[in-house]
RNA sequence: GGCUUAUACAGAAAGGAGGAGAGACAGGCUCGACGAAUCCUUAGCAACUUUCCGACGCGGAAUCAGUGCUAACCUGCCUAACAUUUUUAGGAACUAUAAACC
Repeated sequence: GGCUUAUACAGAAAGGAGGAGAGACAGGCUCGACGAAUCCUUAGCAACUUUCCGACGCGGAAUCAGUGCUAACCUGCCUAACAUUUUUAGGAACUAUAAACC
C1' cells in the first nucleotide's frame, strides 16, 4: 500500500521545545501570538489486540504490554416522511482507528 470485518455514542492535559498554521477533503462554522502544526516527557481516556472468569458465535471483569486517542459542530450522495425548502429519520460514500490476510 491492497483487501475483509468491526467501530466512529461517550471519555480523557499539563510541562518543555517550536513559531503559523489547524479542525481528513470541499463549503460553512470555528480554534490559533492569552502561541497553530510538529517533536519530547509525564499523566490520563478508552478497551481493538491482550489477560482472567462464566452458562463461551456471547456476557462480565482487569489495564502490565502492542496500538489509538486527550477542542466542538453542520452540510456533501441516495431514500422516506413533512410540504416548498427547510426539518426529521434511515442508508451509502469518503475519512479515521483496530484486528486478520496478501
Molecule: SAM riboswitch aptamer (S box leader)
Organism: Siphonobacter sp. SORGH_AS_0500